[in-house]
Molecule: small-subunit ribosomal RNA
Organism: uncultured prokaryote
RNA sequence: CUAACACAUGCAAGUCGAACGAUGAAGCACCUUCGGGUGUGGAACAGUGGCGCACGGGUGAGUAAAACGUAGGUAAUCUACCCUCAGGCGGGGGACAACUCUCCGAAAGGAGAGCUAAUACCGCAUAAGACCACGGCCUCUUCGGAGGACGUGGGAAAAGAUGGCCUCUUCUUGAAAGCUAUCACCAGAGGAUGAGCCUGCGUCCCAUCAGCUUGUUGGUAAGGUAACGGCUUACCAAGGCAAAGACGGGUAGCUGGUCUGAGAGGAUGAUCAGCCACACUGGCACUGGAACACGGGCCAGACUCCUACGGGAGGCAGCAGUGAGGAAUAUUGGGCAAUGGGCGAAAGCCUGACCCAGCCACGCCGCGUGAGUGAUGAAGGCCUUCGGGUUGUAAAGCUCUGUGGGGAAGGAAGAAAACGUCGAGAUAUAAUACAUCUCGGCCUUGACGGUACCUCUUUAGAAAGCACCGGCUAACUCUGUGCCAGCAGCCGCGGUAAGACAGAGGGUGCAAACGUUGCUCGGAAUUACUGGGCGUAAAGCGCGUGUAGGCGGAUUGUUAAGUCAGAUGUGAAAUCCCUGGGCUCAACCCGGGAACUGCAUUUGAAACUGGCAGUCUAGAGUGAUGGAGAGGAAAGCGGAAUUCCUGGUGUAGAGGUGAAAUUCGUAGAUAUCAGGAGGAACACCGGUGGCGAAGGCGGCUUUCUGGACAUUUACUGACGCUGAGACGCGAAAGCGUGGGGAGCAAACAGGAUUAGAUACCCUGGUAGUCCACGCCGUAAACGAUGGGUACUAGAUGUCGCGGGUAUUGACCCCUGCGGUGUCGUAGCUAACGCGUUAAGUACCCCGCCUGGGGAGUACGGCCGCAAGGCUAAAACUCAAAGGAAUUGACGGGGGCCCGCACAAGCGGUGGAGCAUGUGGUUUAAUUCGACGCAACGCGAAGAACCUUACCUGGGCUUGACAUGUAUGUGGACCACUCUGGAAACAGAGUUUUCCCUUCGGGGACUGCCGGUUCAGGUGCUGCAUGGCUGUCGUCAGCUCGUGUCGUGAGAUGUUGGGUUAAGUCCCGCAACGAGCGCAACCCCUGCCCUUAGUUGCCAGCAUUUAGUUGGGCACUCUAAGGGGACUGCCGGCGUCAAGCCGGAGGAAGGUGGGGAUGACGUCAAGUCCUCAUGGCCCUUAUGUCCGGGGCUACACACGUGCUACAAUGGUCGGUACAAAGUGUUGCGAAGCCGCGAGGUGGAGCUAAUCGCAAAAAGCCGGCCUCAGUACGGAUUGCAGUCUGCAACUCGACUGCAUGAAGGCGGAAUCGCUAGUAAUCGUUGAUCAGCAGGCAACGGUGAAUACGUUCCCGGGCCUUGUACACACCGCCCGUCACACCAUGGGAGUCGAGUGCUCCAGAAGUGGCUGUGCUAACCCGUAAGGGAGGCAGGUCCCCA
Repeated sequence: CUAACACAUGCAAGUCGAACGAUGAAGCACCUUCGGGUGUGGAACAGUGGCGCACGGGUGAGUAAAACGUAGGUAAUCUACCCUCAGGCGGGGGACAACUCUCCGAAAGGAGAGCUAAUACCGCAUAAGACCACGGCCUCUUCGGAGGACGUGGGAAAAGAUGGCCUCUUCUUGAAAGCUAUCACCAGAGGAUGAGCCUGCGUCCCAUCAGCUUGUUGGUAAGGUAACGGCUUACCAAGGCAAAGACGGGUAGCUGGUCUGAGAGGAUGAUCAGCCACACUGGCACUGGAACACGGGCCAGACUCCUACGGGAGGCAGCAGUGAGGAAUAUUGGGCAAUGGGCGAAAGCCUGACCCAGCCACGCCGCGUGAGUGAUGAAGGCCUUCGGGUUGUAAAGCUCUGUGGGGAAGGAAGAAAACGUCGAGAUAUAAUACAUCUCGGCCUUGACGGUACCUCUUUAGAAAGCACCGGCUAACUCUGUGCCAGCAGCCGCGGUAAGACAGAGGGUGCAAACGUUGCUCGGAAUUACUGGGCGUAAAGCGCGUGUAGGCGGAUUGUUAAGUCAGAUGUGAAAUCCCUGGGCUCAACCCGGGAACUGCAUUUGAAACUGGCAGUCUAGAGUGAUGGAGAGGAAAGCGGAAUUCCUGGUGUAGAGGUGAAAUUCGUAGAUAUCAGGAGGAACACCGGUGGCGAAGGCGGCUUUCUGGACAUUUACUGACGCUGAGACGCGAAAGCGUGGGGAGCAAACAGGAUUAGAUACCCUGGUAGUCCACGCCGUAAACGAUGGGUACUAGAUGUCGCGGGUAUUGACCCCUGCGGUGUCGUAGCUAACGCGUUAAGUACCCCGCCUGGGGAGUACGGCCGCAAGGCUAAAACUCAAAGGAAUUGACGGGGGCCCGCACAAGCGGUGGAGCAUGUGGUUUAAUUCGACGCAACGCGAAGAACCUUACCUGGGCUUGACAUGUAUGUGGACCACUCUGGAAACAGAGUUUUCCCUUCGGGGACUGCCGGUUCAGGUGCUGCAUGGCUGUCGUCAGCUCGUGUCGUGAGAUGUUGGGUUAAGUCCCGCAACGAGCGCAACCCCUGCCCUUAGUUGCCAGCAUUUAGUUGGGCACUCUAAGGGGACUGCCGGCGUCAAGCCGGAGGAAGGUGGGGAUGACGUCAAGUCCUCAUGGCCCUUAUGUCCGGGGCUACACACGUGCUACAAUGGUCGGUACAAAGUGUUGCGAAGCCGCGAGGUGGAGCUAAUCGCAAAAAGCCGGCCUCAGUACGGAUUGCAGUCUGCAACUCGACUGCAUGAAGGCGGAAUCGCUAGUAAUCGUUGAUCAGCAGGCAACGGUGAAUACGUUCCCGGGCCUUGUACACACCGCCCGUCACACCAUGGGAGUCGAGUGCUCCAGAAGUGGCUGUGCUAACCCGUAAGGGAGGCAGGUCCCCA
């Protein structure tokens, strides 16, 4: 910096009496009749006149322009005041203000008559020179003209004022004329200053402004101006400007400079200085040297004010100030003392210019708020691991200082030199007057201001804040809060342990400031001139021809435009820089220098670029010869196939699909044969083969035609490259007109598919596809790679042409040129990749890009019949969008492999009844946890009380439990009795210590009351944690060191070829090694051996009911140690390997079987209710004790089980064979009682000894005979047993009775590969009692595996990815609601502007001027003339 918005009030430009007339105060002098008068004096008001008012001061509205800057021109000009030079100033005349009188008006103001002066005005005279006209001459010249001297003719000037003097003349104190000095005045020449005009160059954005122009461009003539000029007018001509941006629109005063930047640049134009423009808005002229005039005039308009309503007044973008606007900007101050300006002879007057003061930390600079000492490291605060740490020498205390503040004294400091006056000298003069100049002395003047400064005195006293502390970025903790409140420049913090919020303590940074916001430059090489890019990140026009332009081969000469060098002028001052100086320093100010990178003039150089002239052949082109080709256009021809038509044969289907149906077919289809019609397309050859600029081009023949290539080296002689605009070509689809139409086929119809299916599949089918002509003009029009030239390793294909060698010939081979591919070096690249066909190295030209979205959209313009195309924004919004590569994860991607994963089997679950767990519901409570696999017979290896955490009720409060302790009191503790009570508990009793002792007491231990440290919590947080556990998964993986590769993330190793149960092993390999996993080592089991035989065993001997006993330890067994199995052997396969297959031997064979053993990690998996633990919470309660209840509820749903549905069974009787366990508050035998559960009993056993203990299925025999049963056992009734204080809620078992559902179970789903499944029983833990659960044990004992397509899970390699919370991912669109911004919109309103027309104020000019008229002329006069004025009219015009 906003309102060039409006302004009250005061001031900002006057001055001169020495130009003039009039008036003439105070004072002084004189006179006085005391009223006053005269003289002098000169203040002051107004007027005539002169000069000034065009400067100074303000503002930046307008202006994109000769406005500004810079350099020039003016031979196309002017210039008051000032300076210099050289002249002059004679003699007359007539008025008008002021003033007086009259009149009009409210006012502002005005009218008429009369008087008067001048340096006001007007004739005349004079005219050196100037000016004008004519004439010839000379000089210069850019040839347009200019200058000079000369001759003749013409018209044109002037003003006095003041001081002094008497040399000359006149009057004679002294004056006048005169002289003189100064200041004025007139004409001329020159200078200085200022101004006008013209020109080269420079000076913002928009092309979505591309065409503009009629005084327009030029000429002739005239007018006008100080002056050139269309500046104006008439006539003539038809020009002029423009892509190097005219015209239009927007914005803007320009510059020196200022800010920033390394610079180049970018931004800017406050203060200071130069220029311009403006003065309420628009127009106009007057005066003047200069104005079209900020504080002058006229007119119009808007606004404000006054008014007697008739009419008037005004212009702060001068200084103050007011209102308004705004985020925001000052005093209605002092003074002319200084500097400067105007007037004046001067004194002086005027001066809001200026100098000062006031307000504002607005900026810059300087200073202070104290200095030294001071450790018990005080108190307090904060933190703490409770030890301490920190605030912190900080404070207090002690010793000082006085910048500053207060008081007092000084300071007329500095800022001041002039003027005046006195003296001296010089000039001028007749003059020693006067005047001017120089020098010296003296006097006077200060707004700031009693200020700066200095001295004395007094007091540490009145004087420190702001921001920040997660990273960037220096600085950390506590508390509060709990995605709340809030922070945030970017990333991002906050969901209960926040260094990010808020507060506190502490710290960091700066400091009379510190932060915030806004603006500019920088960083940003992020518009890239210096200094960027365009294959995939944004970016090469779809392709060509070619205009302007840009760039351009070799050589000679010349020129000097570019270029380079020198000189001169300029580049104002200030600023910046250097240096020196002045304010105590600094900021600031002053002197000097440098610089101002620019422009102009001039002198020179001639390499390079350019110009001109000449020459050349390597670029380019022409000619000749030759072959290749789907190059283009037109005409004709051909065969195969499809469809249709006709006819024949022939019969029931055909067609189509994953499967079907629509459809065709007995009116004869499909199939097949013959003939015909018609249209379209051209199999094989055919090929990263060819041609073309691209789009594109494919049967054959002919005609016409374009280009490229090879060879040749005859010709031209740079003719070249690129290419803004422009023009042409340009797939498919689409459009128009007219044909054509076989097949195919958008739209459409039908049939299917599907949850739907406006699709994919099928049957039909119209535009269209084809031809001619005309439009359209776009594509992933792609090599996502513009064109040209030159240079820079190669290898290997292929196409065209040529050369060499060789051959009878064709090949092969070597080699040249041109195309087209693959790989690759250097180099480049972010990487991928490119790599003589570059994306390498360079040059030239064009096009294009500048975060994502909005948007290739809107508006405008151009094109198009339309569809639409080309050109092409902004508001708003996001913090990203994107590229390449990496590691994972994922894929209804691929390859290889594994697993009871599927398949093949056996048996189940899902249906029933019951048990059990869960959900849900209910309830006072139904305590809590676990929720896919991996919660749900899980924690719980066992809820009647207890457990127990839940509910209800009754109690306790240092507590049920722990530690220490001052005081008091009692005593061992314990145990027992009584009362109340549901119990807890309360009360009352009984009984009862130890040690020492001076017998007073003390100590130890312990209870109680009470106080204090504290206890306690199955309260919350498993998302704060430890530990433990589950799971992927006993899957074969997970990593490291060094090296190497990569810009890097990372890779390699660990991939590959084999092989394995295995990252097991072998081979290979830029890898070589290693670790955790695998395997092995451990346990059980299978065979053997050795040792040892009691409680075990018994072959033989004796004995018995009985291994009972003697005896024995051979066997079984027990339990300790060994052996054994290693692909060791053989054969085959395999890479001579690892290994696989087969075999032998062996109890066992390729890990013999089983167990234990669980890598790096994943799931914020589970557990705060095992335990431990941070934080939070409760503390007469969320702790603790007790009685009772609940966890056991029950319309329902699910999981896991048991028992069944029966005859491979049930039932009755008989009979056989285990293993592993367990037992002294225990197992409990025999015997006896009871139908039974059980009771009684008590032997034996601390257990290879005794007991639990009966194993069951099995086997033998009897009955049952297919039924809701002699299956099944639920439910219920009655009666009992046992445990236990106590079986009501709520135990297990027994007997009798009862006898439910259920006849093998829908969709779906589970387990199991061998001593396994299935089936049968046994034991144990927990436990007073309670198992259908769990953990273990043995008995009997199968079936099946073709195989790996599919389902699930997993491993390795590879691939795609827009996923990384990783597919349970990500993500798109509509709709609904709210908000923001923008576009369109029937229209409507305002502003600006173009064109046309009408009217036209003031005013200049032209014409007129019948009215009026002093100066001059004629005339004695009257009068007339010249000239002028009013008025009228015309042009222009706001």